[in-house]
Glycine riboswitch aptamer from a Candidatus Fermentithermobacillaceae bacterium, 90 nucleotides, folded computationally.
NCBI's taxonomy places the organism under Bacteria, Bacillota, Candidatus Fermentithermobacillia, Candidatus Fermentithermobacillales, Candidatus Fermentithermobacillaceae.
The model forms 95% of the base pairs in the Rfam consensus.
It was read from a public genome assembly, where an Rfam model found it.
Parts: sequence; structure tokens; C1' cells
RNA sequence: CGGACGCGUUCCUGGAGAGCCAGAAAUGGCACCAAAGGGGAAACUGCCGCAAGGCAGCAAUCUCUCAGGUAAAAGGACAGGGAUCGGGGA
Repeated sequence: CGGACGCGUUCCUGGAGAGCCAGAAAUGGCACCAAAGGGGAAACUGCCGCAAGGCAGCAAUCUCUCAGGUAAAAGGACAGGGAUCGGGGA
């Protein structure tokens, strides 16, 4: 010290889906949603084996709905912008 990197931290902006009943609410019953988080597993790679095959590693907006959610608020994957930290470069 401009930019790139981390899938770091923080601030701002945008940000979907899905319901009723009972209850003041919390909550309970059944139904539903997928974009906090979480689980699952592919191609592929490695090892063993003559081979068939077996074992291990491995992703998502895919899948499962444990958790979460289905007025508002809050939250919210992801996207853009600012700051900062780390690393890196001169």
C1' cells in the first nucleotide's frame, strides 16, 4: 500500500416461501414452507482385491425436515457497497 485472496468480523441496503383452530400470551393439535443452523449422499480420488466388489474421503440453492419458520416485528441463504482483521505484494 491500489487490486485480488479468506468464503474472517462488523455496518448499511435489497431479500422468498408456507395456515387454520383453541388461547391474553406462552403454548398445544393437525396441515404446510424452505434461504439461519444441522443431517444425508454423487461424479471423482485413494487403498485392498485376479476379478466381482469392499472401505474411506467429498458439494450444492439437491434432498430430509431435527431445529427454525407460516400477520407484523425479529430472523433470513444469497447479492451489492463501506470499514476492519489476517495473509500477501512493493